[in-house]
Record summary:
Predicted 3D model of a 349-nucleotide part of an RNA (small-subunit ribosomal RNA, central domain) from an uncultured bacterium. It matches the Rfam family "Bacterial small subunit ribosomal RNA".

Context: one part of a larger RNA
RNA sequence: CUGGGCGUAAAGCGCGCGUAGGCGGUUUAGAUAGUCAGGCGUGAAAGCCCCGGGCUCAACCUGGGAACUGCGUUUGAUACUACUAAGCUAGAGUCCGGGAGAGGGUAGUGGAAUUCCCAGUGUAGAGGUGAAAUUCGUAGAUAUUGGGAAGAACACCAGUGGCGAAGGCGGCUACCUGGACCGGUACUGACGCUGAGGUGCGAAAGCGUGGGGAGCAAACAGGAUUAGAUACCCUGGUAGUCCACGCCGUAAACGAUGAGUGCUAGAUGUCGGGGGGCUUAGCUCUUCGGUGUCGCAGCUAACGCAUUAAGCACUCCGCCUGGGGAGUACGGCCGCAAGGUUAAAACUC
Numbered sequence: 001c002u003g004g005g006c007g008u009a010a011a012g013c014g015c016g017c018g019u020a021g022g023c024g025g026u027u028u029a030g031a032u033a034g035u036c037a038g039g040c041g042u043g044a045a046a047g048c049c050c051c052g053g054g055c056u057c058a059a060c061c062u063g064g065g066a067a068c069u070g071c072g073u074u075u076g077a078u079a080c081u082a083c084u085a086a087g088c089u090a091g092a093g094u095c096c097g098g099g100a101g102a103g104g105g106u107a108g109u110g111g112a113a114u115u116c117c118c119a120g121u122g123u124a125g126a127g128g129u130g131a132a133a134u135u136c137g138u139a140g141a142u143a144u145u146g147g148g149a150a151g152a153a154c155a156c157c158a159g160u161g162g163c164g165a166a167g168g169c170g171g172c173u174a175c176c177u178g179g180a181c182c183g184g185u186a187c188u189g190a191c192g193c194u195g196a197g198g199u200g201c202g203a204a205a206g207c208g209u210g211g212g213g214a215g216c217a218a219a220c221a222g223g224a225u226u227a228g229a230u231a232c233c234c235u236g237g238u239a240g241u242c243c244a245c246g247c248c249g250u251a252a253a254c255g256a257u258g259a260g261u262g263c264u265a266g267a268u269g270u271c272g273g274g275g276g277g278c279u280u281a282g283c284u285c286u287u288c289g290g291u292g293u294c295g296c297a298g299c300u301a302a303c304g305c306a307u308u309a310a311g312c313a314c315u316c317c318g319c320c321u322g323g324g325g326a327g328u329a330c331g332g333c334c335g336c337a338a339g340g341u342u343a344a345a346a347c348u349c
Base pairs, nucleotide, nucleotide: 004320005319006318007303008302012317014201015200016199017198021194022193023192025088026087027086028085029084030083033081034080035077036076037075038074039073040072041071042070049065050064051063052062053061054060091191092188093187094186095184096183097182098181103177104176105175106174107173108172109171110154114150115149116148117147118146119145120144121143125136126135162169163168206247207246208245209244210243211242215241216240220236221235222234223233258316259315260314261313262312263311266294267293268292269291270290271289272288273287274286275285276284277283278282298305299304322349323348324347331342332341333340334339
């Protein structure tokens, strides 16, 4: 190189945008670069291979042929690929009209709960557990009523419901703003797909500066439990959790399933649209887009997947190659650090 793979055995980058590159709908014409066919030239000899010959055979020597799969040149073919020119509308996009949505950002605002503070009522307990104790309370707690303050999160609605590329997104209102979907079919005319590098986004924890701090709570302290208990349980409690700005760049970042396109039985639920019918709280037929369940063919080692494929194919990217050593060392790059990323070998089974 050929070849085999990547849901769970090793293997899909966490997710976008996009450069180079690779790949690319349909019609006509041209030219003939790739491609195909023929001719000519060249492709030294020896060797290899085939048929002969000479040493008594063989090794060896020797004659002829074939081969040298290549290159150059020339003539021709024009389906396919590429190219040039002109078109097309089924891909892609624009436009017009609609409705859906926790999509994003900023500002404002609401009620319940919690804790704290003030005041009233009230009296000996409260709290907590398997049982207790630490703890709080006669300096008046717990309970209850009224008033006030603060921060964080938004019960019900709520749904294998919705939206987003992923991470993720949930009280309400306003403003700014992205995407998708349906209908119309007016416009552009292949403008497309993928995407090495690159670049952006990226839960939680963590870091820097400045705020904030109700509840919760690593660390820490105490009480229990226990043989011990650096735990599980309890009482406290600091970082943190929240906000702004800047870093970090990782997760079982999972559907453990890369993206795109086409094709391949059905049944049923649900969400957002369109069309038709009817006996109109609705029912029913149909169509497009999403999201589930079951299931045929097919696939699979099995489990299972099955029009949301793990089926049948094509295009492009990423990745795998026995276990341990090791996602480690060294070096490079990135980071304030923590560390991240790229990534071996000896040795061993």